[in-house]
Context: one part of a larger RNA
RNA sequence: CGUAGGAAACUUGAGGGGACUCGUCCUUAGUACGAGAGGACCGGGAUGAACGCACCUCUGGUGUUUCGGUUGUUCCGCCAGGAGCAUUGCCGAGUAGCCAUGUGCGGAUGAGAUAAACGCUGAAAGCAUCUAAGCGUGAAACUCACCCCAAGAUUAGGUUUCCCUAAAGGCCACCCGUAGACUACGGGUUUGAUAGGCUGGACAUGGAAGUGCGGUAACGCAUGGAGUGAACCAGUACUAAUCGGCCGUUUGA
Numbered sequence: 001c002g003u004a005g006g007a008a009a010c011u012u013g014a015g016g017g018g019a020c021u022c023g024u025c026c027u028u029a030g031u032a033c034g035a036g037a038g039g040a041c042c043g044g045g046a047u048g049a050a051c052g053c054a055c056c057u058c059u060g061g062u063g064u065u066u067c068g069g070u071u072g073u074u075c076c077g078c079c080a081g082g083a084g085c086a087u088u089g090c091c092g093a094g095u096a097g098c099c100a101u102g103u104g105c106g107g108a109u110g111a112g113a114u115a116a117a118c119g120c121u122g123a124a125a126g127c128a129u130c131u132a133a134g135c136g137u138g139a140a141a142c143u144c145a146c147c148c149c150a151a152g153a154u155u156a157g158g159u160u161u162c163c164c165u166a167a168a169g170g171c172c173a174c175c176c177g178u179a180g181a182c183u184a185c186g187g188g189u190u191u192g193a194u195a196g197g198c199u200g201g202a203c204a205u206g207g208a209a210g211u212g213c214g215g216u217a218a219c220g221c222a223u224g225g226a227g228u229g230a231a232c233c234a235g236u237a238c239u240a241a242u243c244g245g246c247c248g249u250u251u252g253a
Stems, first nucleotide, its partner, number of pairs: 001152001005163007015149004021049007033038001051106005059100004066093005071086006110144003117137004164252001169247004173189005194240003197236005203229003210223005
């Protein structure tokens, strides 16, 4: 841009893509078979491997935006307490997110038409013959069935609801996102919880500073599960979504 007004929701499925794997054990049954040794088909049940999809409750990884420890050095006049730099200086932990080694699920089942193959009836050819007419069985392959995409399927589909002249509606702009290269997509824009802040919680770290006490001191103890805190969950208009602009044009050629 189209789908001859606009919006929203739900759909049909032409067509396309994905998946399709393989063990082990128990049982049937030490049965059929076999002199024995050995040892099944068919059927039922259990449990795995690799692979695939999804997810983060658990187990873990990462987590240079969190907390703590610590070395050297420079600075904040000094002490104390901090900050910068040194690979995040190094080290110990770790929320969210992302992830696998973690968790859940999947390959099922059935139908149709067949391949090789096995058959029935049966002539040509008084017999025989699965084939010539006709009929049946038969595979992880084929067509469906399962999962996903899908009306630009220009043959542009369908159903329902709503709106329309100060048009409905859409876009720009702005605040954002578990969405994202950009764009797009989704949420919000004061008739507001969209983001930030603040408050509370969860969770992390692991006992702040100051002061007091003990110790010559290093340091320890108490105040006190303290102080601090990222992405998480809520609440709250304090801050920012201001003010606005454009397209659309007459109930749909």